[in-house]
RNA sequence: GAACCGAAAGGGCAAACCCAUCGAAAGGUGGGGGCGCAAAGCCACGGGUCUAAAGCCUACCAGGGCCAUGACAGCCAGGCUGCCGAA
Numbered sequence: 001g002a003a004c005c006g007a008a009a010g011g012g013c014a015a016a017c018c019c020a021u022c023g024a025a026a027g028g029u030g031g032g033g034g035c036g037c038a039a040a041g042c043c044a045c046g047g048g049u050c051u052a053a054a055g056c057c058u059a060c061c062a063g064g065g066c067c068a069u070g071a072c073a074g075c076c077a078g079g080c081u082g083c084c085g086a087a
Base pairs, nucleotide, nucleotide: 005085006084012037013036017032018031019030020029021028022027035074041080042079043078046076047075048072049071050070055066056065057064058063
């Protein structure tokens, strides 16, 4: 000095829930909050999950079914980047 790794310190992020707001919804964003996180930083290319507006099918109607082009990186795998330095 580097890799694995994860003690300490400083700092970082922020689940549920609440408020506001955008959205058809899933969900996003901002504020509060703090379950957790050493990549809980970034990337929907693989698998997975959620939603189903438009569309298609069905139905006398009400409604029902299918479907991602919408989402989730805090589901798994992968890629890129990155703070500190004890054992």
Overview: c-di-GMP-I riboswitch aptamer from Candidatus Acetocimmeria pyornia, 87 nucleotides, folded computationally. The prediction has a mean pLDDT of 86. Its Rfam family is "c-di-GMP-I riboswitch aptamer". Rfam links the family to the GO term cyclic-di-GMP binding. Lineage of the source: Bacteria > Bacillati > Bacillota > Clostridia > Candidatus Acetocimmeria.